[in-house]
About this RNA: This is a predicted structure of an 84-nucleotide RNA (transfer RNA) from a Candidatus Omnitrophota bacterium. The coordinates come from a structure-prediction model, not an experiment, and the mean pLDDT is 82. The organism belongs to Candidatus Omnitrophota, within Bacteria. Rfam family: tRNA. About the family: Transfer RNA (tRNA) molecules are approximately 80 nucleotides in length.
RNA sequence: GCCGAGGUGGCGGAACCGGCAGACGCGCAGGUCUCAAAAACCUGUGGGGGAAACCCCAUGAGAGUUCGAUUCUCUCCCUCGGCA
Numbered sequence: 001g002c003c004g005a006g007g008u009g010g011c012g013g014a015a016c017c018g019g020c021a022g023a024c025g026c027g028c029a030g031g032u033c034u035c036a037a038a039a040a041c042c043u044g045u046g047g048g049g050g051a052a053a054c055c056c057c058a059u060g061a062g063a064g065u066u067c068g069a070u071u072c073u074c075u076c077c078c079u080c081g082g083c084a
Base pairs, nucleotide, nucleotide: 001083002082003081004080005079006078007077010026011025012024019067027045028044029043030042031041032040046057047056048055049054060076061075062074063073064072
């Protein structure tokens, strides 16, 4: 240099024939149980604003298409694999 795969909350990892972003697990917080702890079980858990209702932002970065993009197109950055 060329080809391919990938980048999503604190972590792993779904959603991809374009339609509520974050399922599920781990972790974390609170609770039940216990003399106490562990285990187990229950509830909650992206960020910001707000008393609340609710609003805004968030899929590596930027742009494009579209009523609507994690998903399609383009450029760039990073990681992994192959070829030279």